Model confidence (mean pLDDT): 79 of 100. This is a predicted structure of a 145-nucleotide RNA (FMN riboswitch aptamer (RFN element)) from Thalassospira lucentensis. Of the family's consensus pairs, 100% are formed in the model. The RNAcentral record of the sequence draws on MGnify.
[in-house]
């Protein structure tokens, strides 16, 4: 290093209003991957090894948008709409943390108190429902050579 297998996302309990709401109120509840870590656990015990630990610190993915290729329909035509593909060397939506404490050192640890969450559908405004999604994937782990 190359093939090639497996896996790869959680979540509104109660009560309110309403003709209707798991969408609004109120209150519950959830946390991808990968890196950083002065916590902690395993084994050696001098140094060591190895695991695990931030949603709001540093990156990634998915989805939307944008760019673009056929194709179909409208339409003199520009050009628009719809289906199916392509692209991340497009980061635009893109997200959200302070406050005290300890310390030589923490935005990561210990305390408090906040904040945050795609598009579309919907008797009524969705991180949690139902849809694309039997997909797509950062990545992870085996297996072979």
């Nucleotide at each position: 290093u190359a093939u090639u297998c497996u896996c790869a996302g959680g979540g509104c309990a109660g009560g309110g209003u309403g003709a209707a709401a798991u969408u609004c109120c109120u209150g519950a509840c959830c946390g991808g991957c990968g890196g950083u870590a002065a916590u902690u656990c395993u084994g050696a015990u001098u140094u060591c090894a190895g695991g695990a630990a931030a949603g709001c610190c540093c990156g990634c993915g998915a989805g939307c948008g944008c760019c673009u290729g056929c194709c179909a329909a409208a339409g003199c035509a520009a050009u628009u709409u719809g289906g199916c593909g392509g692209g991340g060397u497009c980061a635009g939506c893109a997200g959200a943390u302070c406050c005290g404490g300890u310390g030589u050192a923490a935005c990561u640890c210990c305390g408090g108190a906040g904040c945050c969450g795609a598009c579309g559908g919907u008797a009524a405004c969705a991180g949690u429902c139902c849809g694309g999604a039997u997909g797509g994937g950062a990545g992870a782990g085996g297996a072979u050579a």